[in-house]
Order: sequence, then structure tokens, then C1' cells
RNA sequence: CUGGGUGUAGUUCAAUCAGGUAGAAUAUAGCCCUUGGACGGCUAGGAUGCAGGUUCAAAUCCUGCCACCCAGACCA
Repeated sequence: CUGGGUGUAGUUCAAUCAGGUAGAAUAUAGCCCUUGGACGGCUAGGAUGCAGGUUCAAAUCCUGCCACCCAGACCA
């Protein structure tokens, strides 16, 4: 430099193909339970890598950029 893949909650992953209310588990906080703690139950907050475009509507489609991973090329 070229091609491909990945980027969503603190963490691990869905939702993308086929645009239509952003979810689960875990963690955290509060409450209940208990003599107290653990376990368990209930509740709450928390996210689409960045910028632009298309659309009534974008995590999803298009363009550029960024980070990481893989393969290749080039130089030595």
C1' cells in the first nucleotide's frame, strides 16, 4: 500500500441478511428477605466507533475517516 473481517450498556453477546419501540446475560446501585452475611426476589440507571448522505423513518443501506484482527504485496 491492497483485500477481507470486527466495532452496540462496565464486560460477553443478540438485533444488520430482509430499514419500523435498541434487548439478554453478567456486573453496579436501591429495596425486600435474614439476628447479620451469602443465596434468592423486585426495581432502577447505563450503549449503536466518528462525520456526512439516502429515506417518512438508519445500529441496519451508501460514502469518507478512525481503532483492532487476518491475509497478501512492496522495501530492507
Molecule: transfer RNA
Organism: Pseudomonadota bacterium